[in-house]
Molecule: transfer RNA
Organism: Stereum hirsutum FP-91666 SS1
RNA sequence: GGGCGUUUAGCGCAGUGGUAGCGCGUGCGCUUUGCAUGCGCAAGGCCAUGGGUUCAAUCCCCAUAUCGUCCA
Repeated sequence: GGGCGUUUAGCGCAGUGGUAGCGCGUGCGCUUUGCAUGCGCAAGGCCAUGGGUUCAAUCCCCAUAUCGUCCA
C1' cells in the first nucleotide's frame, strides 16, 4: 500500500427497513440479626463519525476513523 471483517448501555453480545433488547455489573425494595443467594423494580444508548437512498435507516449505499486478520 491492497483485500476481508469489527464498531450497539460500564463489560460481553443479540437485533436483515417501522420509536433497540438479553446476560453480567450498578442502584433501590422484599427476604436475613447481618452477609450471600433468590425475587421484584429502576437508572444507564445522539446504535463510531459524516453524507446519500427511502414516507421511514442500528439495518441498504459511499467516504472517513478504530480494532482485528490476510497478502505484498